[in-house]
Molecule: c-di-GMP-I riboswitch aptamer
Organism: Gammaproteobacteria bacterium
RNA sequence: CAAUUUGAAAGGCAAGUCAGUUGAAAGACUGAACACGCAAAGCUUCGGGUCUACCGAUUUCUACCAACCCAAUGUAGAAAUCCAUGAUAGCCGGGCUGCCAUC
Numbered sequence: 001c002a003a004u005u006u007g008a009a010a011g012g013c014a015a016g017u018c019a020g021u022u023g024a025a026a027g028a029c030u031g032a033a034c035a036c037g038c039a040a041a042g043c044u045u046c047g048g049g050u051c052u053a054c055c056g057a058u059u060u061c062u063a064c065c066a067a068c069c070c071a072a073u074g075u076a077g078a079a080a081u082c083c084a085u086g087a088u089a090g091c092c093g094g095g096c097u098g099c100c101a102u103c
Stems, first nucleotide, its partner, number of pairs: 003102002012038002017032006036090001042096003046093003049088003056082009
């Protein structure tokens, strides 16, 4: 320097739970008590997957305006579908960095 993780040593992270904060949400952060698990469960959205849908677009329904009535148009509300610029690194791959031991 490269490779490997059979067994160690020193350690590390922290799923989930509860409380608080934040966000439209997905989620994230902080603390507590614990420990699902992880050899990169360290960092990084470069590629893919997955999650959410504030904003935006489309459609449907209802009400009102209008009107002889119906319809069109317009307004308001509700619902549905699509959509990341949001999120997920503990979904996978890539990139960078790192402890010990063996050979």